This is a predicted structure of a 1532-nucleotide RNA (small-subunit ribosomal RNA) from an Acidobacteriota bacterium.
Its mean pLDDT, the model's own confidence on a scale to 100, is 84.
The organism belongs to Acidobacteriota, within Bacteria.
The sequence is in RNAcentral, with records from ENA.
[in-house]
């Protein structure tokens, strides 16, 4: 520019990613079924199952112009009877003649078409394409030539018989276009001997010779045809044959005796082993013979971008079949759907003697089944058969009918219409929505419906008249009326569309992931949406989506997947060159590739659907010309770069058999020697005073070979180690002399092949499955001690596996380097050899690391890069490397190798946390040092349990338990029992209405309450406030704290949690925040793909520890003055102490030492404090569904004469018991007595209470002062000073009890506190085991203060007085951070997860055996029947001398022969006590084998063992953690 019109995803493993992998959707179709649902046409289209049986009807006859005969009708002539007056009509019944009609047979043609229908069949069936020189062919066509003479029968009719019926038999008679003899031959078969021309072999055509053979209907007839024989050629139609193609199985590997040739002969249209007879011993097969399972093939049809894959209805074409199996007749054709013979099954009829059937034609009937129609009409049209022909027959066919079974088209109305009615629904209660939809105006009439016309198809036949199932259809007009006409999925994602209500892991839904356990957008309902629509969803299969069998178009280190390793057949690739040839390849042209069908134009049904024409396509397959670049092939051309030989060097635990050596371990002996050796976590078995263990001397005998030794070396892998000799194989270097592609790989196939193991014989030292015994243990069939057998070791044979692993197949080229190492060379340097050093070249062996690869890890010239060539293997997880058959093996056991049924994942690498009986730093009253408890005692709280009518409720390791409660005698109170009210003890509104309501008093009552009575408000005069009735609503400490909001605890005052840009990574994420110091601290320095940044650390804030100022009452009182008994009591003052404000002060500032000169430590100085000065508030992202619906608020449910209210008592305080926190003691560092000294924080008016008085005291009596820097409380106490007690259950302890009493209140029985007198219990320091506490701490000591009438306070929360000990250190416990590192966790180890057992369900193997199927074989019987063969028999046609002959026919005989039987295998199936594993199941038993060092690293292969998972030995492997060492690399 042109052409090409062509290809989408998505869910779901995981805390999250990226891969792998499979499941499932979303799309199209269908001969389709079900469900709900239903107006109308048009075209299509309908037994996919039992090829299962069928009743009843039609589906194949026609021709009288082949023929003979019979009837009939018409028509004459006669007749019987009857009727009429008669013509004359009816009827019987002879006879005759012309036409007509109909028929049973003969006879001719069709019946072999045309309809079904898919069992068989894996095959020349079928498709394509070729051959028949090996072939036939009725009826048509065309050209040729003919059709003389004769002659005997039969059917039928009729006559006799036989049968129940089918139907049969015997006599007499007749005819043909029926049979038969002869003649003639254009020819034509054959036979005999030629010639020409052609061919792809046998050969074939033309022509000509000899001899032998072979025909017919002069018939029909309307006279116009027709028919009949022979040739010959066409057309049609069929037969054979051959090349490709054409399902699944190797758990069918070997098959085949007419089998594979040949030579005769039969036979048949015709070639052939098709058939015989004989020779020969062939023939197919891994390029898949044989068998075994499916399946009629094709045009096409359906999906797909396509490439394919499924499928083969309807319509074509082409097979094969006709109850079932056999067989042949007739015929042009059959081995015959509506024909025949037999055998079998089944089914009818029968007189029981014998008969008769075959819907897989068309209706239709049973049955099967999810499931498939009318016993219609017409032969009008298209075709067929038969006729000369009208014409007949056609269930082909052409229409109707049933079915939404599909496809396509039409309607169920159009247009206005907001007050957005009503109702439904949902609501924040304002609305929203249904919904312009509806009502309501205007309006139109398709389809249905009624009424009128009214078709094409009729070219045809027929002289002509007439002839239409469909159909009174299509279609035309006209009429009324919105009239009669909408369902059905679905609505959490995929995936379009949402809400209430019900239900509570129920009932249910579900394609997949999942929904449901009280707020379900997932279930049922409802509204309301969305989706197709007369149809909508659901099952079922196919394609597709699946690049998910991968040619297009995948993959095998860890996901599923390299065979243990080599040699190697067949095969399938192959070096440089030159030359033909042209199979493969590619043009160019033919021929085919039926029709439909698909595509494209175009036409006709109003449109479509559908139909009608033209054209395109249509791989392959044949021919023919042609082209030589590639592959091929041919020239046993040519060549050296692949490969081998050869020479000359080399290094090696390569093998293989023989000899030898030492140290060591055991045993024996011998000596010295004395009481233990052994072993272990500790320990016991075990050895030893009959002398071990220890040591020294000699001895025996097996095995193994320390150091060297090395990610060294060698081998193909397994694998090979001390030393010597023999024998052998490879491999590398180097000369480049020689053969010339000889290569490469490699299905089958063969050899090697660690351990264990077997067999069969030596051996046995030490180690050691089993096995015994002692630990340990809840157990211990085990780790772990003692001891020990098979083995381990030699000979010889078997096994044939292993984490046989680089989990990496074998060659072959390319594609950057850098460092080690081993072998063998080459060059420089030095004066040579030689060593070293450098540089270099092939070979092998490591380790880094760039492109590029990869899901990532990682790989990376030794690829897991980029190509090529062979092989081998996978295709979701489990069942299962099982189990059936096979084949190896002596077994053990190996190789090959499924399938029911389960699940939605199994998986692989990498992330983030989690976690480790993993590492590594570090921290903290965490250990440790220390002090003091606390666990024992009585007593007080609180829980828990138990008990009760109730003991309300809530908290429950840690993080509940002197917690909620900073006060339960009633109240609180929520619990109980009883007694009461119902708009209500409380709010808010509305309407009505009355009187105030209160309050006080009296009565009953336990009281609420009842009833009686006294009695009245504010007002601007509107009403307010109160009360009463109704109503709406009020109330709940009733459920859920797992629906919540607020608060709060807990890791944890741990130091961490994050973000932005950046950069890294396909991604989750990582970086930053890691890293070397450092710090209390992600505190801070430094470095650094990271720069910054937030929330936290910290500091801002309070207290507090010094000092300066200012200020000076209620505080101070040093000096001054007064006054008192005395007191700051007073004047006065401002110094001081204190108070209240406002500064300073502390920052590692300074000096040393240490570090990177940093940071920051360490030490000093000064300072009141020194290194965060002490304490306080202050708690980061989160976690614990953590605690609270009883602080409060609140969704939701839940009670409404009660789950609300009120009221009286009673419980919350119950007591066998366990547990938690205290709180006093157990005494002398003490008890008691006297006497004295010094605080601080605080409260106070319905208070705090001086003072004086009275009581022993509790407290009472007064009631100054004080709303407090005043007054009160308020005497702190422990301490000091004397005095006493003297180690005792006490002058210690105070429980418990009795008794008096004080208060506080309505009231101290249950149930208060305190005082006085008396009593005078455990307890004499507390077991395992546990908590506080690092300084003004801990110990001890007393005061406040809140609740509060009053107290159960010994708690709680302040506050001050005396005032200590210790901390070496981090191994260990516990809790924490930071890094790493394993991991099969992730609800995150309280995790995760393996086996037995035991129950329950499935599917499956095995199993004595039964049952049944197929398809073989051998052997018997042996129907029809074709061939063959025949003595007698019988027989019209021709001979014929009349005997007979020719020919035929029945019987009979014989090969073959279906069914049938008889026996032994083979396969397959179903069933099977019983028995074995699998599978699968919310909470069953046993233990704990794995995942982390999983607690004994783990796993692979083999043995034994053992309840079980597993132990153990033996050899391997790392897909082992964690130390150390050695190498090796990479930086400096």
């Nucleotide at each position: 520019u042109c052409g090409u019109u062509g290809g989408a995803g998505a869910g779901u493993u995981u805390g999250a990613u990226c891969c792998u992998g499979g499941c499932u959707c979303a799309g199209g179709a269908c001969g389709a079924a079900c469900g709900c649902u239903g107006g109308c046409g048009g075209c299509g289209u309908g037994c996919u199952u039992a090829a299962u049986g069928c009743a009843u009807g039609c589906a194949a006859g026609u021709c009288g112009a082949a023929c003979g005969a019979a009837g009939a009708a018409c028509c004459c002539a006669c007749u019987u009877u009857g009727g009429g007056u008669a013509a004359c009509c009816a009827c019987u019944g002879u006879g005759g003649a012309a036409u007509u009609c109909u028929u049973a047979g003969u006879g001719g043609c069709g019946a072999a078409c045309g309809g079904g229908u898919g069992a068989g069949u894996a095959a020349c069936a079928c498709g394509u394409g070729a051959g028949a020189a090996a072939c036939c062919u009725g009826c048509c066509c065309c050209g040729g030539a003919g059709a003389c003479c004769g002659g005997g029968a039969u059917a039928g009719c009729c006559c006799a018989g036989g049968g129940a019926a089918a139907c049969c038999u015997g006599g007499a008679u007749u005819a043909a276009u029926a049979c038969c003899g002869g003649a003639u031959a254009c020819c034509c078969u054959c036979u005999u001997a030629c010639g020409a021309c052609c061919g792809c072999a046998u050969g074939g055509u033309c022509g000509a010779u000899c001899g032998a053979g072979g025909a017919a209907a002069u018939g029909g007839u309307c006279c116009g045809c027709u028919g009949c024989u022979c040739c010959g050629g066409g057309a049609u139609g069929g037969u054979c044959u051959c090349g490709c193609g054409u399902c699944c199985u190797a758990u069918c590997a070997g098959c085949u005796a007419g089998u594979u040739g040949g030579u005769g002969a039969g036979g048949u249209a015709a070639c052939g082993g098709c058939u015989c007879a004989c020779c020969a011993a062939g023939g197919c097969a891994a390029u898949g013979a044989c068998g075994g399972g499916u399946a009629g093939c094709u045009g096409g049809u359906c999906u797909g971008a396509g490439a394919g894959g499924a499928c083969g209805a309807u319509c074509a074409g082409c097979c094969a079949c006709a109850c079932u199996g056999g067989g042949a007749c007739u015929g042009a054709g059959a081995c015959a759907c509506g024909g025949c013979c037999c055998a079998g099954a089944c089914u009818c009829c029968u007189a029981c003697g014998g008969g008769a059937g075959g819907c897989a034609g068309c209706a239709g009937c049973a049955g099967g089944g999810a499931a498939u129609u009318u016993u219609g009409c017409a032969c009008a049209a298209u075709g067929g058969g038969c006729g000369a022909a009208a014409g007949c027959c056609u269930g082909a066919u052409g229409c109707a009918g049933c079915g939404a079974c599909g496809c396509c088209g039409c309607g169920u109305g159009g247009g206005g219409g907001a007050u957005g009615a009503a109702u439904g629904c949902c609501u924040u209660c304002g609305g929203g929505u249904u919904g312009u939809a509806a009502a309501c105006c205007c309006c139109u009439u398709u389809c249905a419906g009624g009424a009128g016309g009214g078709a094409c198809g009729a070219a045809g036949c027929g002289a002509a008249a007439g002839u239409g199932a469909c159909g009174g259809u299509a279609c035309c007009u006209c009429c009324a009326g919105a009239a009669g006409a909408a369902g059905c999925c679905c609505c959490g994602g995929c995936c379009a569309a949402c809400u209430a209500c019900g239900u509570g892991c129920c009932a249910g839904c579900a394609g997949c992931c999942g929904c449901g356990g009280u707020a379900a957008u997932a279930c049922g309902u409802a509204g309301g949406g969305g989706g197709c629509g007369a149809g909508c969803g659901u099952u079922g299969u196919c394609c597709g989506g699946a690049u998910u069998u991968a040619u297009u178009g995948g993959g095998c280190g860890u996901a599923a997947a390299g065979a243990g390793c080599u040699c190697g057949u067949a095969g399938g690739c192959g070096g440089c060159u030159c030359a033909g040839c042209a199979a493969g390849u590619c043009g160019g042209c033919c021929g085919u590739g039926a029709a439909a069908g698909c595509c494209u134009g175009a036409g006709g049904c109003u449109c479509a659907a559908c139909c009608u024409c033209a054209g395109g396509a249509u791989g392959c397959c044949g021919g023919u010309c042609g082209a030589a670049a590639c592959u091929g092939c041919u020239g046993u051309g040519g060549c050296u770069a692949g490969g081998g030989u050869u020479c000359g060097g080399u290094a090696g635990a390569g093998g293989a058999g023989a000899g030898u050596g030492g140290a060591a371990u055991u045993c024996c002996c011998g000596g010295u020697g004395u009481a233990g050796c052994g072993g272990u976590g500790a320990a016991a078995u075990g050895c030893g005073c009959a002398g071990a263990u220890a040591u020294c001397g000699g001895g025996a005998g097996g095995a193994a070979c320390a150091c060297c030794a090395g990610u060294a070396g060698c081998g193909a892998a397994g694998g090979c180690g001390g030393c010597u000799c023999u024998c052998u194989g490879g491999g590398c270097c180097g000369a480049c002399a020689c053969c010339g592609a000889c290569g490469c790989u490699g299905a089958g196939g063969a050899g090697c092949g660690a351990a264990a193991g077997c067999u069969a014989g030596g051996g046995g030292a030490g180690c050691a499955a089993a096995c015994a015994g002692g630990a340990u243990u809840a157990g211990a069939u085990a780790c772990c001690c003692u001891g020990g057998u098979a083995g381990u070791c030699c000979u010889a044979g078997c096994c044939g596996u292993a984490a046989a692993c680089g989990u990496u197949g074998g060659g072959a080229a390319c594609u950057a380097g850098g460092u080690g190492u081993g072998g063998c060379g080459g060059a420089u340097u030095c004066a040579u050899u030689g060593a070293c050093a450098u540089c270099u070249g092939c070979c092998g062996u490591g380790c880094c690391g760039a492109a590029g690869c990869u899901a990532a890890c990682g790989c990376a010239u030794u690829a897991a890069g980029u190509u090529c060539c062979c092989c081998g293997c996978c295709u979701g997880g489990g069942g299962a490397g099982u189990a059936c058959g096979g084949u190896c093996g002596c077994a053990a056991g190996g190789c090959u190798a499924a399938a029911a049924c389960u699940c939605a994942a199994a998986g692989g690498a990498a992330u983030u946390g989690a976690c480790g009986g993993g590492a590594g730093c570090c921290c903290g009253c965490a250990c440790a040092a220390g002090c003091g408890g606390c666990g024992g005692a009585g007593c007080a709280u609180g829980c828990g349990g138990c008990u009760u009518a109730a003991u309300u409720c809530g908290a429950u390791g840690g993080u509940a338990c002197c917690c909620g409660a900073a006060g339960a005698a009633c109240c609180u109170u929520a619990c109980c029992u009883g007694g009461a009210c119902u708009u209500g003890a409380c709010a808010u509104a509305a309407u009505g209405g009355g009187a105030a309501a209160a309050a006080c008093c009296c009565u009953a009552g336990a009281g609420a309450u009842a009833g009686g009575g006294u009695g009245u408000g504010c007002g601007u005069a509107a009403g307010c406030g109160u009360c009463c009735a109704u109503u709406a609503c009020a109330g709940g400490u009733g459920g859920u704290g797992c629906a919540u909001g607020g608060c709060u605890g807990u890791c944890g005052u741990c130091a961490g949690c994050u973000c932005g840009u950046g950069u890294c990574g396909u991604g989750a994420g990582a970086u930053g925040u890691u890293g070397g110091g450092u710090u209390a601290a992600g505190u801070c320095c430094c470095g650094c793909a990271a720069c910054g940044a937030g929330c936290g650390c910290a500091a801002c804030c309070c207290c507090u520890a010094u000092c300066c100022u200012a200020u000076g009452u209620u505080g101070c009182c040093a000096g001054c003055g007064g006054a008192u008994a005395a007191u700051g009591c007073c004047g006065g003052g401002g110094a001081c102490u204190c108070a209240u404000g406002g500064g300073a002060g502390a920052c590692u500032g300074c000096c040393g030492g240490g570090g990177a000169c940093a940071a920051c430590u360490c030490g000093g100085a000064g300072g009141a404090a020194g290194g965060c000065g002490g304490g306080g508030a202050c708690g980061a992202c989160g976690u614990c569904a953590a605690g609270u619906c009883a602080u409060c608020a609140u969704g939701c449910c839940c009670c409404u004469u009660a789950u609300g209210u009120c009221c009286a008592g009673g419980g919350c305080u119950g007591c066998a018991c366990g547990c938690a926190u205290g709180c006093u003691a157990c005494a002398a560092u003490g008890g008691c007595a006297g006497g004295u000294a010094c605080a601080a924080c605080g409260g106070g008016c319905a208070g705090c209470g001086a003072u004086c008085c009275c009581g022993c005291g509790a407290g009472g009596g007064u009631g100054a002062g004080c709303g407090a820097a005043u007054c009160c409380u308020u005497u702190a106490a422990a301490g000091c000073c004397u005095g006493u007690c003297u180690c005792a259950g006490u002058u210690c302890g105070g429980a418990u009890c009795g008794g008096a009493g004080u208060c506080u209140g309505c009231a101290a029985c249950u149930c208060g506190a305190c005082u006085c007198c008396g009593u005078g219990a455990a307890g004499u320091c507390g077991g395992a085991g546990u908590c506080g506490c690092u300084a003004g701490u801990a110990a001890u000591c007393g005061c406040g203060a809140a609740u509060c009438a009053g107290c159960u306070a010994u708690g709680u929360c302040g506050c001050g007085g005396u005032g200590a000990a210790u901390a070496c250190g981090u191994u260990c416990u516990c809790g924490g951070g930071c890094u790493u590192u394993g991991u099969a966790c992730a609800c995150a180890c309280c995790g995760c997860c393996c086996g037995u057992c035991a129950c329950a369900u499935c599917a499956c193997g095995a199993a004595a055996g039964u049952u049944g199927g197929c398809a073989a074989c051998a052997c018997c019987c042996g129907a029809a029947g074709u061939c063959a063969g025949u003595g007698g028999c019988c027989c019209a046609a021709c001979c014929g001398c009349a005997a007979g002959g020719a020919g035929g026919g029945a019987g009979c005989u014989g090969c073959c022969g279906a069914a049938g039987g008889u026996g032994g295998g083979g396969c397959c199936a179903g069933c099977g006590a019983u028995u074995g594993g699998g599978a699968u199941g919310a909470a069953g038993u046993c233990g704990u084998a794995a995942c982390a060092a999983g607690g004994u690293a783990g796993c692979c292969g083999u043995a034994c063992g053992g309840g079980a998972a597993c132990g153990u030995g033996c050899g391997g492997c790392u897909g082992g953690a964690u130390c150390a060492c050695c190498u090796c690399c990479u930086u400096u």